[in-house]
RNA sequence: ACAACAGGCGACUAGGGUUCCGGCGGGCCGCAAGGGCACGUGUCUGGUCCGAGAGUUGCCAUCCCGCCGAUGACACGGCGGGACACACGGCGGGCCAAAAUCCCGGGAGAU
Repeated sequence: ACAACAGGCGACUAGGGUUCCGGCGGGCCGCAAGGGCACGUGUCUGGUCCGAGAGUUGCCAUCCCGCCGAUGACACGGCGGGACACACGGCGGGCCAAAAUCCCGGGAGAU
C1' cells in the first nucleotide's frame, strides 16, 4: 500500500415521519344531534405504518473440541460443549404517503 472475511431470518426498541385512524382548528350542510362533508395542522401525547453494520434478543448457519453411529480410513448422520471478536463516520442521493440510525454504506473520510 492492497485484497478477502467479519453470515441469514424473525421479534422488539431507540429513532422516524404523516398514507390511514384518532386529536385539535375553523368552514360548509343539517331543526338538531355525542351528526355529516371537505380542508388545515405532526411545533398533536397517541393507534396503524417505516425502523438500526456499529442497539437488545431468539432461531438457524459456520468454525473448534468431544461422544455415539458409520467406513479399511476419510466423508457422512446425530448429540453435547464452546466460539461467533472489534467497529469514529459526513455531505449528497434513493424508497414508500413521508421521514429516519432504512438503502447507497463496515461507503467517502478519519484513527
Guanidine-I riboswitch aptamer from Kordiimonadales bacterium IMCC3096, 111 nucleotides, folded computationally.
Its mean pLDDT, the model's own confidence on a scale to 100, is 87.
The source organism's lineage runs through Bacteria, Pseudomonadati, Pseudomonadota, Alphaproteobacteria and Kordiimonadales.
Its Rfam family is "Guanidine-I riboswitch aptamer". Rfam 15.1 lists 1,509 matches to the family in 1,281 species.
It was read from a public genome assembly, where an Rfam model found it.